Model confidence (mean pLDDT): 75 of 100. Predicted 3D model of a 359-nucleotide RNA (Bacterial RNase P class A) from a Bacillota bacterium.
RNA sequence: UGAGGGCUGAUCUGAGGAAAGUCCGAGCUCCACAGGGCAAGGUGCUGGGUAACACCCAGUGAGGGCAACCUCAAGGAAAGUGCCACAGAAAGAUACCGCCUGGUUGGGAAAUGAGGGGGGACGGUAAGCCGCACCUCCUCACUUCCCAAUUGGGUAAGGGUGCAAUGGCGGUGUAAGAGACCACCGGCGGCCGGGCGACCGGCUGGCCAGGUAAACCCCACCCGGAGCAAGACCAAAUAGGGGAAGGAUGAAGCGGCCCGCUGAGCUUCCCGGGUUAGGUCGCUAGAGGCGUAAGGCAACUUACGUCCCAGAGAAAUGAUCACCCACGACAGAACUCGGCUUACCGGUUUACUCAUUAA
Numbered sequence: 001u002g003a004g005g006g007c008u009g010a011u012c013u014g015a016g017g018a019a020a021g022u023c024c025g026a027g028c029u030c031c032a033c034a035g036g037g038c039a040a041g042g043u044g045c046u047g048g049g050u051a052a053c054a055c056c057c058a059g060u061g062a063g064g065g066c067a068a069c070c071u072c073a074a075g076g077a078a079a080g081u082g083c084c085a086c087a088g089a090a091a092g093a094u095a096c097c098g099c100c101u102g103g104u105u106g107g108g109a110a111a112u113g114a115g116g117g118g119g120g121a122c123g124g125u126a127a128g129c130c131g132c133a134c135c136u137c138c139u140c141a142c143u144u145c146c147c148a149a150u151u152g153g154g155u156a157a158g159g160g161u162g163c164a165a166u167g168g169c170g171g172u173g174u175a176a177g178a179g180a181c182c183a184c185c186g187g188c189g190g191c192c193g194g195g196c197g198a199c200c201g202g203c204u205g206g207c208c209a210g211g212u213a214a215a216c217c218c219c220a221c222c223c224g225g226a227g228c229a230a231g232a233c234c235a236a237a238u239a240g241g242g243g244a245a246g247g248a249u250g251a252a253g254c255g256g257c258c259c260g261c262u263g264a265g266c267u268u269c270c271c272g273g274g275u276u277a278g279g280u281c282g283c284u285a286g287a288g289g290c291g292u293a294a295g296g297c298a299a300c301u302u303a304c305g306u307c308c309c310a311g312a313g314a315a316a317u318g319a320u321c322a323c324c325c326a327c328g329a330c331a332g333a334a335c336u337c338g339g340c341u342u343a344c345c346g347g348u349u350u351a352c353u354c355a356u357u358a359a
Base pairs, nucleotide, nucleotide: 016330020341021340023339024338025337026336027335028227029226030225031224035259036258037257038256041222042221043220044219045059046058047057048056049055060074061072062071063070064069075218076217080216081215082212083211084210096159097158098155099154100153101152102151103150104149105148106147107146108145109144110143112141113140114139115138116137117136118135119134122131123130124129167185168184170182171181172180186208187207188205189204190203191202192201193200194199231281232280233279234278241271242270243269244268245267246266253261288307289306290305291304292303293302294301295300
């Protein structure tokens, strides 16, 4: 004050578990209802959950830990192309040292044979001297062994280099070695069994082809764009002015390219002018919270009941003074939600492992 509403007083209420990061996923709004493909991008073991996800749960495999448990950028190297510095002989291919062995040359040793010198018991001789067992020295020849050099062949076990060197370890065997062969193990292939599946187990085969894809790449699946400063409405004001380019041989159609479709007085750029701290909405009832029951190993789902728990708008817990101590962490919504990551004080309950303790 007729109402709506305005002013004033009292009372009540009012930021998180991360409100942070803006790393993912969506709801919602607009392009816009003509799509399709390529490129770009994302994910990368299996099965579930979810509106969806790069998230969560349960498993498998690998790695770490005494253990409870934790972590994983976990498809493909036999489609192709790259890279593996330095060191080392050699990094997809190889012999530096070493080991074994054939030839040649040189040296040493042993045995045998021959020749020569010396010694010397014995024998012969009248005597010089001769013969000879044996010892020793030298030379030559042959054979054997050892060493060195050189050259040829075999080797990849040993040593060195390196992150990594023809799978590992132990044997047999060999001229010396080697999966050449054998036992065990690893990888790979085949067969059988279990599992929705990733995968696991058993048997068998000497088959052994490095690493790297968090390099390019291949494979499988997903995937319009921009964003609440999105967007809608109202009010007010000005000059719909000037110039250039393009446009039915097709403007415009919200990342790029191609195809297709619709289809026009339009699109882009420059100069100039007006509004602009204008107002209202979007803005909070939700993939919502809490409780109970059922299903499920779990994540989670379903049903019933119950509750409404901030919506600011230059931005809400103020400013100043004094006192006290219990020292009080990280830290304040701006459309909303599901996660992840980061920062951090304290309390309670259950299960499990380890350590300590008489308990």